[in-house]
RNA sequence: GGGGCUAUAGCUCAAUUGGGAGAGCACCGCCCUUGCAAGGCGGGGGUUUGCGGUUCAAGUCCGCAUAGCUCCA
Numbered sequence: 001g002g003g004g005c006u007a008u009a010g011c012u013c014a015a016u017u018g019g020g021a022g023a024g025c026a027c028c029g030c031c032c033u034u035g036c037a038a039g040g041c042g043g044g045g046g047u048u049u050g051c052g053g054u055u056c057a058a059g060u061c062c063g064c065a066u067a068g069c070u071c072c073a
Stems, first nucleotide, its partner, number of pairs: 001072007010025004019056001027043005049065005
């Protein structure tokens, strides 16, 4: 320098053919316990890496950029 893959909640990851942004763990509250853990119930938490484009509508499609992993030179 070139090719490929990845980027979504604090962490690990889903999201069908473009149409409701979610799960587990973590965190907070309540119940339970003499107390803790475990368990049960509920809750908060999002610029879907950034910019732009297509579309009635984009996490999803297209272009560029950034970061990481990997292959070739």